Predicted 3D model of a 381-nucleotide RNA (Bacterial RNase P class A) from a Gemmatimonadota bacterium. Rfam family: Bacterial RNase P class A. By type it is a ribozyme.
[in-house]
RNA sequence: CGAGCGGCCCGGGCGACCGCGCUGCCGGGCCUCCCUGCGAGGCCCGGGGUGAGGAAAGUCCGAGCUCCACAGGGCAGGGCGCUGGGUAACACCCAGGGGGGGCGACCCCACAGAAAGUGCCACAGAAAACACACCGCCUGCUUCGGCAGGUAAGGGUGAAAAGGUGAGGUAAGAGCUCACCGCGCCUUCGGCGACGAUGGCGGCAGGGUAAACCUCGCCCGGAGCAAGGCCAAAUAGGGGAGGAGAGGCGGCCCGCCUCGCUACGACUCCCGGGUAGGCCGCACCGAGGCCGUCGGGUAACCGCGGCCCAAGAUGAAUGGUCGCCGGGAGCCGGAUACAACCCGGUUCCCACAGAACUCGGCUUACAGGGCCGCUCCGCUG
Numbered sequence: 001c002g003a004g005c006g007g008c009c010c011g012g013g014c015g016a017c018c019g020c021g022c023u024g025c026c027g028g029g030c031c032u033c034c035c036u037g038c039g040a041g042g043c044c045c046g047g048g049g050u051g052a053g054g055a056a057a058g059u060c061c062g063a064g065c066u067c068c069a070c071a072g073g074g075c076a077g078g079g080c081g082c083u084g085g086g087u088a089a090c091a092c093c094c095a096g097g098g099g100g101g102g103c104g105a106c107c108c109c110a111c112a113g114a115a116a117g118u119g120c121c122a123c124a125g126a127a128a129a130c131a132c133a134c135c136g137c138c139u140g141c142u143u144c145g146g147c148a149g150g151u152a153a154g155g156g157u158g159a160a161a162a163g164g165u166g167a168g169g170u171a172a173g174a175g176c177u178c179a180c181c182g183c184g185c186c187u188u189c190g191g192c193g194a195c196g197a198u199g200g201c202g203g204c205a206g207g208g209u210a211a212a213c214c215u216c217g218c219c220c221g222g223a224g225c226a227a228g229g230c231c232a233a234a235u236a237g238g239g240g241a242g243g244a245g246a247g248g249c250g251g252c253c254c255g256c257c258u259c260g261c262u263a264c265g266a267c268u269c270c271c272g273g274g275u276a277g278g279c280c281g282c283a284c285c286g287a288g289g290c291c292g293u294c295g296g297g298u299a300a301c302c303g304c305g306g307c308c309c310a311a312g313a314u315g316a317a318u319g320g321u322c323g324c325c326g327g328g329a330g331c332c333g334g335a336u337a338c339a340a341c342c343c344g345g346u347u348c349c350c351a352c353a354g355a356a357c358u359c360g361g362c363u364u365a366c367a368g369g370g371c372c373g374c375u376c377c378g379c380u381g
């Protein structure tokens, strides 16, 4: 210099004018009520304060919160799936183990079990498991067309074919035998653990697939701010049917609880009518944010100290105009041996995209700019 890997940040700035939402704050003005006071309420004007995100998106997970009156056991159903840690919790994050990719920095893995059972592996191929041998190799016979027997080392087919390499042995071959590797089991050691290392035994269940059914282990009430409360108003305090049992706990069972059994009954269903307004929930004080050369921890994170309070709309607010600057791209010119960098001019552009109860994550989108650390290649010193 070039090519990469990992992490973090910004994502337009400044000024002027005009215009918006909220405000538990300050000042002024008007009105109403009343217990006539330093009272309550409403409206208007001015000032101050404040006003979208790192994804507000997706609605994929987890919670806080609200309701189902309270609270259990089981089945079904759903979720997760290597180990340990973090967290309010999680399918998230961190660290490790194993497998795979890359020269490397690093990256990826729905990563329990195939010796519990049942399935599936198209086509090609002799054959995809009860593994029927196409070509080939060896032995014998032969009418020279071929036939019989042996074989699975070589070739072919395929994603995958009787574990792999080498040697011996054989008629030719084969774990047939041996060595090493692979696989299974066992001991010892290290580790919280997943696992790892050493040693021994065994010729060894042919492989893959559970993101197929299944088995095993752990976890899980349901619904959701359109949750759920309060106030006001209006209608027809409407009509009919069932009814001795009914309702509630997501489905089912057990169990429990509540209401009712004098039919004017609890409850269920059907028809019809009214309201669809306002306030709270929502001053979002929180598992809260920011800072720390503080302490613990490899880290995620936890603790400690200091500072701070930052939208709350409800057809939905933060916008418009102008000027200067900033960044990027193209073109032209200068400079230069030619370029790069740099300077000037001109044209164009400035991403993804907006709360609606709130948080912790994941996923997706993003023009451009900056910072830090690391790897590899080449050149020069």
Base pairs, nucleotide, nucleotide: 002376003375004374005373006372007371008370009369010368012325013324014323015322016321017320018319020051021050022049023048025047026046027045028044029043030042031041032040033039034037053352057363058362060361061360062359063358064357065224066223067222068221072254073253074252075251077220078219079218080217081216082096083095084094085093086092097111098109099108100107101106112215113214117213118212119209120208121207134155135154136151137150138149139148140147141146163181164180165179166178167177168176182204183202184201185200186199188197189196190195228280229279230278231277238271239270240269241268242267245259246258247257248256249255288308289307290306291305292304294303295302296301326350327349328348329347330346331345332344333343334342
Overview: The prediction has a mean pLDDT of 77. Taxonomically the source falls in Gemmatimonadota (Bacteria, Pseudomonadati). The model forms 88% of the base pairs in the Rfam consensus. RNAcentral holds the sequence, with entries from ENA.